[in-house]
């Protein structure tokens, strides 16, 4: 490097859920909180999910949302090897 994640160090990130707040909503932001995670960093590009409008009411057309649902891309600590 490829691989791996038993162990070492040093650290991250934060599901339910409660507060505020913003959005029409899915949900986003901020605090509190830790169920978990070695890519729980980052990219809606593929699938599938959820949201709102539309109309020809359809496995459909737009416009969103979430990457902690599955693939894919990039990018990367420590240890093994």
């Nucleotide at each position: 490097g490829a691989c791996c994640g038993u162990c070492c160090a040093g650290g991250g990130c934060a599901a339910a859920c409660c507060c505020g707040u913003c959005g029409c909503g899915a949900g986003g932001c901020g605090g509190g909180g830790a169920c978990g995670c070695a890519a729980a960093g980052c990219c809606a590009g593929g699938g599938a999910u959820c949201u709102c409008g539309a109309c020809c009411c359809g496995u459909u057309c737009g416009a969103g949302a979430g990457c902690g649902c599955c693939c894919g891309g990039c990018u990367g600590c420590c240890g093994g090897g």
A computed fold for an 81-nucleotide RNA from a Chloroflexota bacterium, annotated as c-di-GMP-I riboswitch aptamer. The prediction has a mean pLDDT of 85.